About this RNA: Small-subunit ribosomal RNA, 5' domain from an uncultured Bacilli bacterium, 562 nucleotides, folded computationally. It was read from a public genome assembly.

Context: one part of a larger RNA
RNA sequence: GGAUGAACGCUGGCGGCAUGCCUAAGACAUGCAAGUCGAACGAGAUGGCCUACGGAAAGUGGAGUGCUUGCACAAAGCCGGAAGUAGAUCACCAUCUAGUGGCAGACGGGUGAGUAACACGUGGGUAACCUACCUCAUAGUUGGGGAUAACAGUUGGAAACGACUGCUAAUACCGAAUGUGAUAUAAAGGGAAGCUUUUAUAUUGAAAGGAGCCUUUAAAGCUUCGCUAAGAGAUGGGCCUGCGGCGUAUUAACUAGUUGGUGGGGUAAUGGCCUACCAAGGUAACGAUGCGUAGCCGAACUGAGAGGUUGACCGGCCACACUGGGACUGAGACACGGCCCAGACUCCUACGGGAGACAGCAGUUAGGAAUAUUCGUCAAUGGAGGGAACUCUGAACGAGCAAUGCCGCGUGAGUGAAGAAGGUCUUUGGAUUGUAAAACUCUGUUGUAUGGAAAGAAAAUCUAGAUUAGGAAAUGAAUUUAGACUGACGGUACCAUACCAGAAAGCCCCGGCUAACUACGUGCCAGCAGCCGCGGUAAUACGUAGGGGGCGAGCGUUAUCC
Numbered sequence: 001g002g003a004u005g006a007a008c009g010c011u012g013g014c015g016g017c018a019u020g021c022c023u024a025a026g027a028c029a030u031g032c033a034a035g036u037c038g039a040a041c042g043a044g045a046u047g048g049c050c051u052a053c054g055g056a057a058a059g060u061g062g063a064g065u066g067c068u069u070g071c072a073c074a075a076a077g078c079c080g081g082a083a084g085u086a087g088a089u090c091a092c093c094a095u096c097u098a099g100u101g102g103c104a105g106a107c108g109g110g111u112g113a114g115u116a117a118c119a120c121g122u123g124g125g126u127a128a129c130c131u132a133c134c135u136c137a138u139a140g141u142u143g144g145g146g147a148u149a150a151c152a153g154u155u156g157g158a159a160a161c162g163a164c165u166g167c168u169a170a171u172a173c174c175g176a177a178u179g180u181g182a183u184a185u186a187a188a189g190g191g192a193a194g195c196u197u198u199u200a201u202a203u204u205g206a207a208a209g210g211a212g213c214c215u216u217u218a219a220a221g222c223u224u225c226g227c228u229a230a231g232a233g234a235u236g237g238g239c240c241u242g243c244g245g246c247g248u249a250u251u252a253a254c255u256a257g258u259u260g261g262u263g264g265g266g267u268a269a270u271g272g273c274c275u276a277c278c279a280a281g282g283u284a285a286c287g288a289u290g291c292g293u294a295g296c297c298g299a300a301c302u303g304a305g306a307g308g309u310u311g312a313c314c315g316g317c318c319a320c321a322c323u324g325g326g327a328c329u330g331a332g333a334c335a336c337g338g339c340c341c342a343g344a345c346u347c348c349u350a351c352g353g354g355a356g357a358c359a360g361c362a363g364u365u366a367g368g369a370a371u372a373u374u375c376g377u378c379a380a381u382g383g384a385g386g387g388a389a390c391u392c393u394g395a396a397c398g399a400g401c402a403a404u405g406c407c408g409c410g411u412g413a414g415u416g417a418a419g420a421a422g423g424u425c426u427u428u429g430g431a432u433u434g435u436a437a438a439a440c441u442c443u444g445u446u447g448u449a450u451g452g453a454a455a456g457a458a459a460a461u462c463u464a465g466a467u468u469a470g471g472a473a474a475u476g477a478a479u480u481u482a483g484a485c486u487g488a489c490g491g492u493a494c495c496a497u498a499c500c501a502g503a504a505a506g507c508c509c510c511g512g513c514u515a516a517c518u519a520c521g522u523g524c525c526a527g528c529a530g531c532c533g534c535g536g537u538a539a540u541a542c543g544u545a546g547g548g549g550g551c552g553a554g555c556g557u558u559a560u561c562c
Base pairs, nucleotide, nucleotide: 001562002561003560004559006558007557008556009555010554013409014408015407016406017405018404019402020401021367026365027364028363030362031361032360035103036102037101040100041099043097044096045095046094047093048092050087051086052085053084059078060077064073065072066071110320111319112318120244121243122242123241124240125239126238129237130236134233135232136231138229139228140227141226142176144174145173151166152165153164154163155162156161181204182203183202184201185200186199187198188197189196190195209225210224211223212222213221246292247291248290253283254282255281258280259279260278261277262276263275264274265273295317296316297315298314299310300309301308302307322343323342324341325340326339345356346355347354348353373399375398376397377396381395382393383392384391385390412442413441414440415439422433423432424431425430447499448498449497450496451495452494456489461484462483463482464481465480466479467478468477506551507550508549509548510547511532512531513530517546518545519544520543521542527534528533
């Protein structure tokens, strides 16, 4: 000199863009952060449709009335059927929902405790492997069965939550048929290899599903969303491996599933991954083992570079989710807002037993030098579910707070010598503050007030068409044209008009290093100080004042790195 997720002291006008618990991976009140699908399914509720009672408005009608004699008002009757009340059907339609079922809760979000390791980075291997949703192309979607929740009844418990009996549905569950794929056996060809191609023989799959359209007595058919089997792709992973990145030798030896083999088990898959037997190996001074420290990288800071240091924000990978262990489900977890067990802690309790997990977003408390709102919206982007409408989304987008950082702007501009007054110094002549002020003439960035006012929005969807392929046709599919609808931020940015120099400057330093000097006070005192050092009666070094220098909405100090 540069840098910082900084803090502290003094000061503080505005805007844009970023950043904001580095400490206790301490403990957490409250709210929200993962749901969705009725076009998978039965059921229930409400409303409509239906019946009865009821009888309004309107229409017609014209007895009558007023009387300006052609205009008003208008009873009975006829017609009409609304609001409302009660009920039935539960055949149909619409909406909503607890439950069964499907998909998603393995993503997204947080943190860095652990980890010196194939954890990470980089380059390979997988002839040792998996991959839901998505895309392409092939074949199929036949015919049956038994349950169960919801519900009803009985019943236990303070609660959390159950128990028994009975009924019912499915894209829930289970057999059967089919079977070019899989497994096993046999034969032939290719390959270095446990691989691959062809043929023959034995076991194994589906949801008869949902919605729409057309014709018809019906069946059948078509479209679409699904489902099953096998193939290919894409995407995402698993495993193995060469090399690389730390301190300590005042840690020198370590190792029995240890090293290798054979058989078996297990896994999607290789393998002491596990097991039985056999052999006695394996690592290490090119640092094993131990101990300490630490998430790794792209990158960031610094430096001419080489290098050194760091790993906040953003991006990739890994690990973790109160502590420890375990599996279940599933394509995927040994699963932050799932389950089970143990432990510590907190809460409820009728003492029998239960509930909980902010290292999600806010917020509280503790710790600390120190780090923000219990905000708005799904408008955009992205995600989950759904055919869609849409629902959910503390992801995200925005707003709020903080000079925490970077960048930009302003606090006025021009003229103005009687070099005013005042201050300070003085050799008492003057010098300096100083064109500085005052005064005059302007400007209006910012500010204040009023008015106008965005882009971010295009899709999806709906309405009306058009084209293409297929089909007997109609829905539908794909492409496309026009219109409609949708903005949290926000009446914000921005623009226009009017007004006023009015509302906006401090901090540090002045002995040398190092830019900038005098006076007074103090008298080795009070104090200063980064180093050298200053202060004991004329201190440019302490304190104050005047003057000066530096930076400027900041300036200094402290801490750390180069």
Model confidence (mean pLDDT): 80 of 100.